This is a predicted complex of two RNAs, RNase P RNA and transfer RNA, with 416 nucleotides together.

RNA sequence: GGAGUGAGCCGGGCGAUCGCUGCGGCAACGCGGAGGAAAGUCCGGGCUCCACAGGGCAGGAUGGCCGCUAACGGCGGCGCGGAGCGAUCCGCGGAAAGUGGCACAGAAAAUAAACCGCCCGCAAGGGUAAGGGUGAAAUGGCGGGGUAAGAGCCCACCGGCGCGCGAGUGAUCGCGCGCGCAUGUCAAACCCCAUCCGGAGCAAGACCAAAUAGGAGGGAUGAGCGGCCCGCUCGUUAUUCCUCGGGUAUGGUCGCUUGAGCCGGCGCGUAAGCCUCGGCCCAGAGGAAUGAUCGCCACCCGCAAGGGUACAGAACCCGGCAUACAGGCUCACUCCGGCA
RNA sequence: UCCCCGGUAGCUCAGUCGGUAGAGCGGACGGCUGUUAACCGUCAUGUCGCUGGUUCGAAUCCGGCCCGGGGAGCCA
Numbered sequence: 001g002g003a004g005u006g007a008g009c010c011g012g013g014c015g016a017u018c019g020c021u022g023c024g025g026c027a028a029c030g031c032g033g034a035g036g037a038a039a040g041u042c043c044g045g046g047c048u049c050c051a052c053a054g055g056g057c058a059g060g061a062u063g064g065c066c067g068c069u070a071a072c073g074g075c076g077g078c079g080c081g082g083a084g085c086g087a088u089c090c091g092c093g094g095a096a097a098g099u100g101g102c103a104c105a106g107a108a109a110a111u112a113a114a115c116c117g118c119c120c121g122c123a124a125g126g127g128u129a130a131g132g133g134u135g136a137a138a139u140g141g142c143g144g145g146g147u148a149a150g151a152g153c154c155c156a157c158c159g160g161c162g163c164g165c166g167a168g169u170g171a172u173c174g175c176g177c178g179c180g181c182a183u184g185u186c187a188a189a190c191c192c193c194a195u196c197c198g199g200a201g202c203a204a205g206a207c208c209a210a211a212u213a214g215g216a217g218g219g220a221u222g223a224g225c226g227g228c229c230c231g232c233u234c235g236u237u238a239u240u241c242c243u244c245g246g247g248u249a250u251g252g253u254c255g256c257u258u259g260a261g262c263c264g265g266c267g268c269g270u271a272a273g274c275c276u277c278g279g280c281c282c283a284g285a286g287g288a289a290u291g292a293u294c295g296c297c298a299c300c301c302g303c304a305a306g307g308g309u310a311c312a313g314a315a316c317c318c319g320g321c322a323u324a325c326a327g328g329c330u331c332a333c334u335c336c337g338g339c340a
Numbered sequence: 341u342c343c344c345c346g347g348u349a350g351c352u353c354a355g356u357c358g359g360u361a362g363a364g365c366g367g368a369c370g371g372c373u374g375u376u377a378a379c380c381g382u383c384a385u386g387u388c389g390c391u392g393g394u395u396c397g398a399a400u401c402c403g404g405c406c407c408g409g410g411g412a413g414c415c416a
Base pairs, nucleotide, nucleotide: 001336002335003334004333005332006331007330008329009328010327012297013296014295015294016293017292018291020033021032022031023030024029035311040321042320043319044318045317046316047201048200049199050198054230055229056228057227059197060196061195062194063193064078065077066076067075068074079092080091081090082089083088093192094191098190099189100186101185102184115132116131117128118127119126120125140158141157143155144154145153159181160179161178162177163176164175165174166173167172205254206253207252208251215244216243217242218241219240220239221238222234223233224232246415247414248413261280262279263278264277265276267274268273298309299308300307301306341412342411343410344409345408346407347406350365351364352363353362359396367383368382369381370380371379389405390404391403392402393401
């Protein structure tokens, strides 16, 4: 210098004027006012109500091991396999419990099986999975021995399976011994194993106020308990469901933002993260504020005048995931080339 | 804000334990008829919303996006 891999960050800045909105203040005025994804609503948790949530079935989710965490399908480290020269990236229970699928082609797609070929035989027939051919996939691979021809039939090496010993928390790894090999592939097919999950959602839920036809018809005896059974609680002639009709007008207050919070430091841990100390308060609206104009600067487009600033915008809160994103910056590492 | 459903031919819809996608209407051509309609025959129809993955193979199974539609206030 070139090519690449993996992390992380910023995402217009400063000033003035006029507004909008929340809080404080008698007032003047002061302070705060979108994001890294606020978004998708795909997971997980808090919170609220239903038994402060129980048992069973059904159903759903996850899936190497160990850890982190409030929890997770997330994250960190490690293991094995695969790709890459490499940094690095991708994948992950069980096919030896059972059921089932494997189109076309092919002899045969899994209790095996003989189309061609090879061998024996006059023939009928038999032997043979080594070779051909088909296919996404063909019953361990390669070499030697052996044989009528062949074949784990026998042997060495590699692979596989089982057992033992050792290392490791564990996945797993190493070594030794044994078995000629019995077990094709698919579980993002049913399923099995292990672990986890009660349901609903701030239109949850609580309080206050207003209005009426506090109505009509039908159903159930229960309802809470939004799959079913048990159990629990509350009810007992009232309760409850459905349909139609009526009122109210998107009524007010709370929930509502101090929280697994943010910043900095010491310590522990390889790390994710945890402990502790100090400092800070950082939107809280409700048809819904967070904007507009001007000046200077930065960047982009354009010859210029001038125009533009990626993706996108809170709606109970938080941890993640994946998705969108103009332009720019930083760090670590790998490979190639040159010079010293 | 929350919760559900759907996307297959020009239109309306089938197709789900994966095997290469159909039906009706419509369209084109031919026949019948003096002509048209009806009728008869033949034919063409497709990125299965898009994009990754699992599989030998995906409309179908799994993930992520895009688009469209519906429902939920209180008195209760």
Background:
It holds a member of the Rfam family "Bacterial RNase P class A". Rfam describes the family as follows. Ribonuclease P (RNase P) is a ubiquitous endoribonuclease, found in archaea, bacteria and eukarya as well as chloroplasts and mitochondria.